[in-house]
RNA sequence: AACGUGCUCCGGGGUCGGUGUAAUUCCGAACCGGCGGUUAUAGUCCGCGACCCGCGCGCAGCCCUCACGGGCAGCAAACGGUUGAGCCGGUGAAAUUCCGGCACCGACAGUCAAAGUCUGGAUGGGAGAAGCGCGUA
Repeated sequence: AACGUGCUCCGGGGUCGGUGUAAUUCCGAACCGGCGGUUAUAGUCCGCGACCCGCGCGCAGCCCUCACGGGCAGCAAACGGUUGAGCCGGUGAAAUUCCGGCACCGACAGUCAAAGUCUGGAUGGGAGAAGCGCGUA
């Protein structure tokens, strides 16, 4: 160095104007882009994560019953499922990643009126990143 293992820390960005009784939700203009990979840098390529759905290792509450047992509701590991969007030209050995042009996409719940940008679950979870200890020694 590598592998295994334990711990610590880090780990998502973005708005103005107009109309209106009411909108950061509509209209106009603007703005934002998690993680790993890749012959060279990616919101749109390949894969992963968050939300949601299924299943339910496990945890645990309430009620009925002398008991056996029965009824109701909840959290949830692992695993599985669902989950958006890019083309053209240029340079180059190599780029759907760079440069130029024109496009496109964005969970759920809430809301005096419809949300990528507001509020909330979330002081959560998390792909993963860094550091330290121990083992192989």

Record summary:
The RNA shown here (FMN riboswitch aptamer (RFN element)) has 137 nucleotides and comes from Arthrobacter sp. Its mean pLDDT, the model's own confidence on a scale to 100, is 84. Lineage of the source: Bacteria > Bacillati > Actinomycetota > Micrococcales > Arthrobacter.